[in-house]
RNA sequence: GCGCUGUUAGCUCAACUGGAUAGAGCAUUCGGCUACGAACCGAAAGGUUGCAGGUUCAACUCCUGCACAGCGCG
Numbered sequence: 001g002c003g004c005u006g007u008u009a010g011c012u013c014a015a016c017u018g019g020a021u022a023g024a025g026c027a028u029u030c031g032g033c034u035a036c037g038a039a040c041c042g043a044a045a046g047g048u049u050g051c052a053g054g055u056u057c058a059a060c061u062c063c064u065g066c067a068c069a070g071c072g073c074g
Base pairs, nucleotide, nucleotide: 001073002072003071004070005069006068007067010026011025012024013023019057028044029043030042031041032040050066051065052064053063054062
């Protein structure tokens, strides 16, 4: 330098052929339970979907460039 894959909540990951308000588990906070705590139960908060642009009535999803990470080739 070239190719491929990936980037979504603090962490690990879903999200169908582009279509309903982007969700789950863990963690955190609050409440219940308990003599107290763990466990368990209930709830809440938490997102510029890596960044910028484009296509579209509509983009996490498609296209272009860039950044970062991994793998391969030279």

Transfer RNA from Elusimicrobia bacterium CG06_land_8_20_14_3_00_38_11, 74 nucleotides, folded computationally. Its Rfam family is "tRNA". It is annotated as a transfer RNA. Rfam's curators write: Transfer RNA (tRNA) molecules are approximately 80 nucleotides in length. The sequence was found in a public genome assembly. Taxonomically the source falls in Elusimicrobiota (Bacteria, Pseudomonadati).